The RNA shown here (Fluoride riboswitch aptamer (crcB RNA motif)) has 77 nucleotides and comes from Nitrospira sp. Its mean pLDDT, the model's own confidence on a scale to 100, is 75.

[in-house]
């Protein structure tokens, strides 16, 4: 902007920016990892199991590739 669609253009993609590319959402939206463990709540004879808070612990600085930084590791001066 359009009656849609659709194109543009923002925003997302579990922790920093940036180029390119894909994916998804249109703001009522896309996303908001993973494991244990108290409690509550749901089920239910009991468990297992669900979801909510709150605590402990674990990966990667990417959706992807790549490039800086920051953090770690190992070597060498």
């Nucleotide at each position: 902007u359009g009656a849609a669609a659709a194109c543009a253009c923002g925003g997302u993609g579990a922790a920093g920016g940036a180029g390119u590319u894909c994916a998804c959402c249109g703001a009522g939206a896309a996303a908001c990892g993973c494991c244990g463990c108290u409690a509550g709540g749901g089920a239910c004879c009991a468990g297992a199991c669900c979801c909510u808070c709150g605590u402990g612990g674990c990966u990667g600085a990417u959706g992807a590739c790549u490039c800086c930084u920051a953090c770690g590791g190992c070597a060498u001066a």